[in-house]
Molecule: transfer RNA
Organism: Candidatus Hydrogenedentota bacterium
RNA sequence: GCUGGAGUAGCUCAGUUGGUAGAGCGCAUCACUCGUAAUGAUGAGGUCAGGGGUUCAAUUCCCCUCUCCAGCUCCA
Numbered sequence: 001g002c003u004g005g006a007g008u009a010g011c012u013c014a015g016u017u018g019g020u021a022g023a024g025c026g027c028a029u030c031a032c033u034c035g036u037a038a039u040g041a042u043g044a045g046g047u048c049a050g051g052g053g054u055u056c057a058a059u060u061c062c063c064c065u066c067u068c069c070a071g072c073u074c075c076a
Stems, first nucleotide, its partner, number of pairs: 001072007010025004019056001027043005049065005
C1' cells in the first nucleotide's frame, strides 16, 4: 500500500423489511441478615467512533476520515 472485519452503557455483547436504543455483569439505593456474601426490588448510566449525503424520518442505506484486529503484497 491492497482486501476483509470490528467501533452501540464502566466491561462483554445483542439490535433487518429505516419508525420512541436493549441484555448480562458491574454501580447506587432499599428490603432481607447480628454482620457479610447470596437473593429480591427500584434506579442512574448512551452526542450508537467523527463528519457529510439520501429520506418526512438514519445505530441501520451511500461517501470520506480516525482507531483496532486479521490476511496479502513491496522494501530491507